[in-house]
Context: one part of a larger RNA
Molecule: small-subunit ribosomal RNA, 3' major domain
Organism: uncultured prokaryote
RNA sequence: UGACGGGGGCCCGCACAAGCGGUGGAGGAUGUGGUUUAAUUCGACGCAACGCGAAGAACCUUACCUGGGCUUAAACCGCGGAGUAAACCCUAUGAAAAUAGGGCUGUGGCAACACGACCUAUGAGAGGUGCUGCAUGGCUGUCGUCAGCUCGUGUCGUGAGAUGUUGGGUUAAGUCCCGCAACGAGCGCAACCCCUGUCGCCAGUUGCCAUCAUUAAGUUGGGAACUCUGGCGAGACUGCCGGUGCAAAACCGGAGGAAGGUGGGGAUGACGUCAAGUCCUCAUGGCUCUUACGGCCAGGGCUACACACGUACUACAAUGGCAAAGACAAAGGGCCGCUAACUCGCGAGAGUACGCUAAUCCCAUAAAACCAGUCUCAGUUCGGAUUGGAGUCUGCAACUCGACUCCAUGAAGCUGGAAUCGCUAGUAAUCGGAGAUCAGCACGCUCCGGUGAAUACGUUCCCGGGCCUUGUACA
Repeated sequence: UGACGGGGGCCCGCACAAGCGGUGGAGGAUGUGGUUUAAUUCGACGCAACGCGAAGAACCUUACCUGGGCUUAAACCGCGGAGUAAACCCUAUGAAAAUAGGGCUGUGGCAACACGACCUAUGAGAGGUGCUGCAUGGCUGUCGUCAGCUCGUGUCGUGAGAUGUUGGGUUAAGUCCCGCAACGAGCGCAACCCCUGUCGCCAGUUGCCAUCAUUAAGUUGGGAACUCUGGCGAGACUGCCGGUGCAAAACCGGAGGAAGGUGGGGAUGACGUCAAGUCCUCAUGGCUCUUACGGCCAGGGCUACACACGUACUACAAUGGCAAAGACAAAGGGCCGCUAACUCGCGAGAGUACGCUAAUCCCAUAAAACCAGUCUCAGUUCGGAUUGGAGUCUGCAACUCGACUCCAUGAAGCUGGAAUCGCUAGUAAUCGGAGAUCAGCACGCUCCGGUGAAUACGUUCCCGGGCCUUGUACA
């Protein structure tokens, strides 16, 4: 100087408390461990591994296993040879890869010949998702969006170092003020960026419709007001008032205002820590394999199942289930695409086909809510697992191993031990919509809106963190 303390002081954070909803019990989904297996590819392991890499394992992917083939190959270069061949087409064998046989044929030049491509031989070499993340780059997680981390000069100290950065206030903040052997500065904080909340101006189609006509319908004429779209501006700064404070910074209350003291949300992550993660994104040193640890193919596996754990889903019902009637979104996507209407089918879907490169057309009826009806507390009209049968769709192909539909079947489960998680407002809870990946496949992930709470006395305690101080046989 740090680190540590079941030392002290001050202060923060859904850290506790106050509340609301869960997990832990059930079923199946998914990841992991374990076990099994020819193989169940690999990585990730407290927080910070475990719906993680994987924004999508039937083949492919695929790295694993079994079996069948290849050995200068899919690339590049040098040299030699053959001359027609290769590619392509056909046939045979084969699970395919491939192997064997047959057919066909360049460019320039009169020609000799030259060139291109290919084949073959050979040499450098290629290739490796093989090892080392404790050799590395790059990228990422975490402490933590915590308020810290440092430097120059000066001063003090023999020195390591100190001071500044400590102190008194204040703040979300090393934020600002005051003081001070310090005076300044840098990286962080804040602001500048994006979205959202109010208003104005400009613009008016594909969007809008107050007035006038018109229609089944903003449908059409028309309108440019409103909504909206999207570009430019305005607006919030403790600016104003009162109080507290030291005359300061600031805090408390108020006015005006759409918004008030960082308005809400996002992006943004200092010096560093964890030899944290990744050599399987990529790049790369070293090591290693080279008729194989490389390359091609078929099938299998990654989907196994006594069991254990994590994360979500559906429930156990009446604040509910069922059938009926009938409202109100936002944000996205669409030409190898989204597909209206119509017809057929109980349905998943099928047939036919309009429109749309989309503020125009389509996906697309939002659902919960609301209104009236029924069920009447039961393993039920709750719950939907499992199983049987019949089908649809995608795709060479749904046996291992897809999703969905219909009929039948109708398991566990009556609110969950110890323990444990999230959340402070348009949040939790709850309800649906969309997208990426994608032929097909979503209870995952990421966005979007609808409905919309309760509680916070407080900081004694648990956890994490910041500053000062103290002890130390630790570095």